[in-house]
This record gives sequence, structure tokens and C1' cells, in this order.
RNA sequence: AAUCUGUUUCGGGGCGGAGUGAAAUUCUCCACCGGCAGUAAAGUCUGCGAGCCUGUUUUCGGAUAACAAUCCGAUGAUAGGUUGAAUCGGUGAAAUUCCGAUACCGACGGUAUAGUCCGGAUGAAAGAAUCAGAAU
Repeated sequence: AAUCUGUUUCGGGGCGGAGUGAAAUUCUCCACCGGCAGUAAAGUCUGCGAGCCUGUUUUCGGAUAACAAUCCGAUGAUAGGUUGAAUCGGUGAAAUUCCGAUACCGACGGUAUAGUCCGGAUGAAAGAAUCAGAAU
């Protein structure tokens, strides 16, 4: 120094103003925000994560007077699926990443229709750092 195993810590930001209305941080106009790895520095490239859906299965609860079976709900595990959006110009050896300009996108549940409020979540996780051990 790289590799493997384990420990510990860390690990997502943002509604301010005006308008309409009985009611909107949800609509309209303006505003604001950008997880992780890779790569010339990336919300829009490539890949990953959260979320959501389905199957199998664990445990618990409910339905039937009751056992079994079956069905429904919750929960953990696991497998599969799904998951948004950018162009032009400039510099350069190299940039859909920088600079300039103009665009665009944003899970589920709740509520006047939500990327920004509340909730699952004091959760989980891509991963980052750290220390210890192993063998080379």
C1' cells in the first nucleotide's frame, strides 16, 4: 500500500412575498432546495440508495362456538419488479460535470390539489471516516 472480516461515529436540503378563496406554506405569479459512488468538479450522464408494487415466508392479532384449513390486517426476513428531469454557446488535451444563457424534475399517507408543512422516521440506507484483527 491494496484486499478481507469486524467495531464505533457520521450519513437530505428547501415556502419568504403577493393574489384568489369560507378554507391553500397544497391553487396562480414570483421565491427557494439538490443523498451516495464513478467520471474534468453533475439534481438532469452511468450506476446505487430511500420510497412504492407483487410473490414466498416468520411472528402476532382478528373473522367462524372451537381445532385444523381458509380469509383479512399488522410485522420481520427474502426474491423480483418499478422509480423523475437539459439543451445551446464558450474555455480546454479532456467537461451533457466548469463558466454564461435559457429550460426541466422531484415517492407514499394526511390536509383545499404539497419537491419545501405534518406523518411513517429518535427509522432505514447507498456510502464516508475511524479503530482493531487476518492473511499477502
The RNA shown here (FMN riboswitch aptamer (RFN element)) has 136 nucleotides. Its Rfam family is "FMN riboswitch aptamer (RFN element)". Rfam links the family to the GO term FMN binding. The coordinates come from a structure-prediction model, not an experiment, and the mean pLDDT is 80.